The RNA shown here (SAM riboswitch aptamer (S box leader)) has 118 nucleotides and comes from Saliterribacillus persicus. Rfam family: SAM riboswitch aptamer (S box leader). Rfam describes the family as follows. The SAM riboswitch is found upstream of a number of genes which code for proteins involved in methionine or cysteine biosynthesis in Gram-positive bacteria. Its mean pLDDT, the model's own confidence on a scale to 100, is 76.

């Protein structure tokens, strides 16, 4: 670093140390000197991989279903991924018309995180 599949409205924070910044990106909105960001402890969330059962099968412990958190790889522990584009709908504003601005549904794109390929 590239492809692919899956998830992404739930759910879980102290306490040293550090000393201004963080929340991917634009804009908007937040957090933050009552102490950001990064580092270390400890704890915690969750079930992608893990284990255990059933079922199913082309029989390739593959596929689906529940169940565990006891060991172990990863993750994550403000805010829907904080919120956004497009495009239908509805209110409501304003215009001669073009619109705005709120609300909903659909849905992309761009990330994260897992697993596998390369």
């Nucleotide at each position: 670093u590239u492809c692919u599949u899956a998830u992404c409205a739930a759910g879980a924070g102290a306490g040293g140390u550090g000393g201004a910044g963080g929340g991917a990106a634009c804009g908007g909105c937040c957090c933050u000197u009552u102490g950001a960001a990064g580092c270390c402890u400890c704890g915690g969330c969750a079930a992608c991989c893990a284990u255990u059962a059933a079922g199913u099968u082309u029989c390739g412990u593959g596929c689906u279903u529940a169940a565990u958190a006891u060991a172990g790889g990863u993750g994550c522990c403000a805010a829907u991924u904080c919120c956004u584009a497009c495009u239908g709908a509805a209110a409501u504003c304003g215009u001669u018309u073009u619109g705005a601005u709120u609300u909903u549904a659909g849905c992309a794109g761009a990330g994260a995180u897992a697993a596998g390929a390369g």